[in-house]
The prediction has a mean pLDDT of 84. This is a predicted structure of a 1478-nucleotide RNA (small-subunit ribosomal RNA) from an uncultured marine bacterium. It matches the Rfam family "Bacterial small subunit ribosomal RNA". The RNAcentral record of the sequence draws on ENA.

RNA sequence: GAGUUUGAUCCUGGCUCAGGACGAACGCUGGCGGCGUGCUUAACACAUGCAAGUCGAACGAUGAAGCUGGAGCUUGCUCCGGCGGAUUAGUGGCGAACGGGUGAGUAACACGUGAGCAAUCUGCCCUUGACUCUGGGAUAACUGCGGGAAACUGUAGCUAAUACCGGAUACUUUCCUCGGUGGGCAUCCACUGAGGAAGAAAGAAUUUCGGUCAAGGAUGAGCUCGCGACCUAUCAGCUAGUUGGUGAGGUAAAGGCUCACCAAGGCGACGACGGGUAGCCGGCCUGAGAGGGUGACCGGCCACACUGGGACUGAGACACGGCCCAGACUCCUACGGGAGGCAGCAGUGGGGAAUAUUGCACAAUGGACGAAAGUCUGAUGCAGCAACGCCGCGUGAGGGACGAAGGCCUUCGGGUUGUAAACCUCUUUUAGCAGGGAAGAAGCGAAAGUGACGGUACCUGCAGAAAAAGCACCGGCUAACUACGUGCCAGCAGCCGCGGUAAUACGUAGGGUGCAAGCGUUGUCCGGAAUUAUUGGGCGUAAAGAGCUCGUAGGCGGAUUAAUAAGUUAGAGGUGAAAUCCCAGGGCUCAACCCUGGAACUGCCUUUAAAACUGUUAGUCUUGAGAUCGAGAGAGGUGAGUGGAAUUCCAAGUGUAGAGGUGAAAUUCGUAGAUAUUUGGAGGAACACCAGUGGCGAAGGCGACGCCCUGGCUUGAUACUGACACUGAGGUGCGAAAGCGUGGGGAGCAAACAGGAUUAGAUACCCUGGUAGUCCACACCGUAAACGAUGAAUGCCAGACGUCAGCAAGUAUACUUGUUGGUGUCACACCUAACGGAUUAAGCAUUCCGCCUGGGGAGUACGGCCGCAAGGCUAAAACUCAAAUGAAUUGACGGGGACCCGCACAAGCGGUGGAGCAUGUGGUUUAAUUCGAUGCAACGCGAAAAACCUUACCUACUCUUGACAUACUUGGAGGCUCUUGUAAUGAGAGUGUGCCUUUUGGAACCAAGAUACAGGUGCUGCAUGGCUGUCGUCAGCUCGUGUCGUGAGAUGUUCCGUUAAGUCGGAUAACGAGCGCAACCCUUACCCUUAUUUGCCAGCGAUUCGGUCGGGAACUAUAAGGGGACUGCCGGUGAUAAACCGGAGGAAGGUGAGGACGACGUCAAGUCAUCAUGGCCCUUACGCAUAGGGCUACACACGUGCUACAAUGGAGAAUACAGACGGACGCUAAGCCGCGAGGUGGUGCUAAUCCUAAAAAAUUCUUCGUAGUCCGGAUUGGAGUCUGCAACUCGACUCCAUGAAGUCGGAAUCGCUAGUAAUCGCGAAUCAGCAUGUCGCGGUGAAUACGUUCUCGGGUCUUGUACACACCGCCCGUCAUACCAUGGAAGUGGAUUGCACCAGAAGUAGAUAGUCUAACCUUAGGGAGGGCGUUUACCACGGUGUGCUUCAUGACUGGGGUAAAGUCGUAACAAGGUAACC
Repeated sequence: GAGUUUGAUCCUGGCUCAGGACGAACGCUGGCGGCGUGCUUAACACAUGCAAGUCGAACGAUGAAGCUGGAGCUUGCUCCGGCGGAUUAGUGGCGAACGGGUGAGUAACACGUGAGCAAUCUGCCCUUGACUCUGGGAUAACUGCGGGAAACUGUAGCUAAUACCGGAUACUUUCCUCGGUGGGCAUCCACUGAGGAAGAAAGAAUUUCGGUCAAGGAUGAGCUCGCGACCUAUCAGCUAGUUGGUGAGGUAAAGGCUCACCAAGGCGACGACGGGUAGCCGGCCUGAGAGGGUGACCGGCCACACUGGGACUGAGACACGGCCCAGACUCCUACGGGAGGCAGCAGUGGGGAAUAUUGCACAAUGGACGAAAGUCUGAUGCAGCAACGCCGCGUGAGGGACGAAGGCCUUCGGGUUGUAAACCUCUUUUAGCAGGGAAGAAGCGAAAGUGACGGUACCUGCAGAAAAAGCACCGGCUAACUACGUGCCAGCAGCCGCGGUAAUACGUAGGGUGCAAGCGUUGUCCGGAAUUAUUGGGCGUAAAGAGCUCGUAGGCGGAUUAAUAAGUUAGAGGUGAAAUCCCAGGGCUCAACCCUGGAACUGCCUUUAAAACUGUUAGUCUUGAGAUCGAGAGAGGUGAGUGGAAUUCCAAGUGUAGAGGUGAAAUUCGUAGAUAUUUGGAGGAACACCAGUGGCGAAGGCGACGCCCUGGCUUGAUACUGACACUGAGGUGCGAAAGCGUGGGGAGCAAACAGGAUUAGAUACCCUGGUAGUCCACACCGUAAACGAUGAAUGCCAGACGUCAGCAAGUAUACUUGUUGGUGUCACACCUAACGGAUUAAGCAUUCCGCCUGGGGAGUACGGCCGCAAGGCUAAAACUCAAAUGAAUUGACGGGGACCCGCACAAGCGGUGGAGCAUGUGGUUUAAUUCGAUGCAACGCGAAAAACCUUACCUACUCUUGACAUACUUGGAGGCUCUUGUAAUGAGAGUGUGCCUUUUGGAACCAAGAUACAGGUGCUGCAUGGCUGUCGUCAGCUCGUGUCGUGAGAUGUUCCGUUAAGUCGGAUAACGAGCGCAACCCUUACCCUUAUUUGCCAGCGAUUCGGUCGGGAACUAUAAGGGGACUGCCGGUGAUAAACCGGAGGAAGGUGAGGACGACGUCAAGUCAUCAUGGCCCUUACGCAUAGGGCUACACACGUGCUACAAUGGAGAAUACAGACGGACGCUAAGCCGCGAGGUGGUGCUAAUCCUAAAAAAUUCUUCGUAGUCCGGAUUGGAGUCUGCAACUCGACUCCAUGAAGUCGGAAUCGCUAGUAAUCGCGAAUCAGCAUGUCGCGGUGAAUACGUUCUCGGGUCUUGUACACACCGCCCGUCAUACCAUGGAAGUGGAUUGCACCAGAAGUAGAUAGUCUAACCUUAGGGAGGGCGUUUACCACGGUGUGCUUCAUGACUGGGGUAAAGUCGUAACAAGGUAACC
């Protein structure tokens, strides 16, 4: 820097990614070289070989080769001598304490750094001085004799030394005694004088090595101290040699290091003691730095060497390749006893994700020994293995378009792979072959000679593009996209997340991107992370201010003067090892790598100087703080008193049937007299009005009245003190309510409890009762949303307006002004994520304290402390999620609010729901009952017509380029007739040769054949277009510019009026605009003009009396064009507006009535079966065709209708009045026949002419008389008519007969506001036939609307929200199931460790008449000294008892977490339906 919480936004906050690094590992792949690196795990066990020896110039012994002398003879052999000195086991010296390995232990003077040793040692080495005299006794080897399996060992005897011992001498040595000089750091140190005592030696060899003493140096080592560097306080007290002293012992050396005695100290909140973890550092990685992590390789220090203990030797060890003991393990054994220690180099087993050769050489560097040659050296130098890392090189270069083939994609045109290849011309690094061929070599040695690496590096030549590219990724972050397969499957995934049939996210392919002999993955560390914040964060609401005082330590602190120099600053000196990092230069062809020099090492110490600031010391001051005096306000606190109102109870009176309570009731009280009312009394608790964002108090909190005692505050004055201040870890005290203990008290209220209701339930809300408690005293508890969710203190930074308590001044009787202290509101700067805060800060600063670091688990477990208990304080982890949270925004929603509208309710009228039938749906049934539509917005819907057809369904029988389209070839008219088959598609036979023409041919049609293809009412309306429904004809939905806001967004569009309307007016940080509204369009209502047939007929004439005819153009009508209505006019209201109300005129009056017209969008709404269409599927079938059947079924349920139930009616008779539509495959007249449906007939009409056509209700008259009827017409029987190829399944109609249910319909529910409802008929589309449906037409023609409380829907504003798939939302808890981690638990098994005791190996020290004893002494007896043994002290292993801590496990048990669709309820979010919460 990015991704990720949201519908979107800003913040807070976590998680994740991009970078770098690695002693790495794993997967795929792999050409070369250089330089590095390579058991991080089991400090697990180790076979085998090697890793420390050397010196004969220390010593005795041995005595090879060779040389030589002699003897024997077999003349090249043996024996005996001499010289010689190889070889070595042993004695002795030096080394073995270095080098090499490892990191178990260790939280420590172990390490780092800087000091100190006046408290020390130091072999070999260097310098200086002096010396190296004289004696002695042994002992290994060896020999003899033994023991033993072995390892090894006993005894007797012989022998040497640079082995051991005595004596002498010695100095600047050590000690003691007595002085002197100088210095320091307390003990003291240095130099120096005198006396006394003690202490040395070794030779070898022929030329240098040794030996001794003393002093000094160098090197190495030891000890001490300051400072620095892990976690944990859920470890708070630890300590008896402990702390100190005196004395002694011990050590190279100070010291409780050890011992005796004395004292009672020492350490600790600046973290003792305990627990956990860990070798430390130079450095390394990362980071801008500060930091964080780390301690492989290289270097310094430490520790360790199978585990534990111990000492010996030595200059140095308590000793990796030494010793002793104990233990575990392994091996050998003759069972008696022995041997061993790879954390040296290789190597083996084991463990593990994982780490190499049982290599070469001492040529170089270094080490040990030696006089040296030299020997030894798994140190080291090299090689081998490993892409483990870093660095370098290569896998070719140039040309080459037909843009080849192939692959992949495709819109089928092409694109891409791609100059890539092929092909042409070049080059040859590396690898390969051949030839040449180093430096590294100094030294040693008389010389010769001497290279592990290595025939290596390097050089030259040769051949040929020849032998050499992979891995990961391609949804976003993050560079790079398409196809196929798959279908919430398989799988991917670092985070967000992909996958449910069109996956750039899975798998494969093509293409692309990145890096490249590597590339990815995993793990770890730093970074990003300002996400522990010193640099550099926060705490009103996101996590976070302790409930509140006081106060200890600590931190911090007013003005001024002087001194000082601890902090601070500057200079100088020492140190800060080397390597590393950085800079410069140089060497390998470059680089990595290496070398040289510089810088740096930010630190520590010493010293000199400065004196501003901080500190310290001494002094002064008054402004901070306190004090004194006067005044003042107050529910501040404590104690003991006093008062009235009210409730309840008791007594009495009056009085009678109810009272009480609720949404409604009941439980309850009451005729044994309640409630009500009057009087009196008892008792407890609380204090109306005043009362106020008024007062007081640190907070909790405090409210009737007066009194005693008492704390704090404010104000005015002052000549007092003189920084006494602030904060405050621990600590102390106070601390609502509830609760607990003891004793009182108890009126009202009231957990628990009981009853009554409510409810599906109701362990609740409501009601009636009612106990703890509430009250008092004393003692606990110590928590609250203890809140201003805001720690305390100080200073500074605009104001305005209230209010409380004072003071002052002025005028003056009540105000004004000023000022101090409190308490509020608004608001500027400023702050804030925003909300908001704003002199009472959340502003600007300072000081101190407390607290926070993702959500959950959890304020929980365990431990500790407190408490009588309840519980409180302190306070985790495993596991789990990618979020959780804050503020604000837009919506949606609310059993939130306000306003408004609508046949929404109300007011009315008529229906549905009950009956029968029609029709549609569900369900059921069926071979099939084709499919779709499903709340409003499916259900007389698609379907404006299912007998066949339609038809998509079922059964049966057929066809396969097909019923239909285009293209090719061949042949041919079509058609008609017959036969077969239940029928049809079909199969077979017969007959037969058309049209145009330029005479080549062409068009249409039929048949056959072959392919491309046709075809699909098959799937997906959740892939789509188009069309449609719905909210809704609701008044809304947006944009540009500007402005406001960090932003989402807001403003405009809100407000005040008004309207049917976001309609209009006014106001207004908005000004304008668009889609909607309205208008423009159509119909209708009035008038005018024009026109006049088929329509009309006023006037005139004729008449068959019919506008029939002549005629007319007036009227009606028709159909074209105009006019008319606009709140235009008047009055009132309103704001002088918009507008509203009333009126006039007018055919019509306030959008006149009706229609068409449907904004942005919502519902993944409906339709793949109107049509179109992507994808998928079928292709002798899911296609095409035929016949029959089905879509018409029927226990049932629902919707929509028709007809009724009757008298406002039925029946009969008579008589009127419409409009609109339709008609040539048609409508059909008159007339005649039939009871009728209808038949016959054939006139008129291409239709303002003719026809359908009768309008019906109405009106008039008659009848019926309230009944299952003269209502109602279902059902059924019979007989017919019509249409049609055909009315059986399954049409309509007619006549005769039959005459069911039904007497106005439960809960519920629908339509309608005027020419409307209701009622009456007529027509049309579809159609051969078939409407109670649909769409139209006219006739007759009402009632009601107070109004907006309620229901439903909608609009605007506002409010709350944990909702945003938006309340059909979200979401809580128990229970059930599975899994996971965890707490408790009778216990069980380990580990570390404390205390007490037992025990006591080896060893050291002490003691020792048990025993042995070469050197010296001796008076010759012995002694001194020593060894062994014994014993004492210390002590390892081990054992017993009892604790602490910790780990594992444990029947059972507790809660927690996780898990698409389990159970029960509905606690929370809206007033969440009882406000929520602590």